Predicted 3D model of a 95-nucleotide RNA (c-di-GMP-I riboswitch aptamer) from a bacterium.

């Protein structure tokens, strides 16, 4: 030194929920907090999943917006990476 791997120690992330702020919302940020995490770092043209109230007959019990009028959908945007798979790129450390 790669590459697998995870005992121990050390240092790292932080879920749920409380407070503040921020979006219509899904969610985000901050600060408490700690279920988990060995990549729970970062990114994602795949796959999935989610987008508030009223109001509205189906596809789809509304994220938008076209489209069909009969059992069948298109297209688009926004969020989630702590759902899955990808691509980078990385701390210790017995055996």
């Nucleotide at each position: 030194a790669u590459u697998c791997c995870g005992a121990a120690a050390a240092g790292g992330c932080a879920a749920a929920c409380u407070c503040c702020g921020a979006g219509c919302a899904a969610u985000c940020g901050g600060a408490g907090g700690g279920c988990g995490c060995a990549a729970a770092g970062c990114c994602u043209u795949g796959g999935g999943g989610u987008u508030a109230c009223a109001u509205a007959g189906a596809u789809a019990g509304a994220c938008a917006a076209c489209a069909u009028u009969g059992c069948a959908g298109u297209u688009g945007a926004a969020c989630c990476a702590g759902c899955c798979g990808g691509g980078c790129u990385g701390c210790c450390g017995a055996u």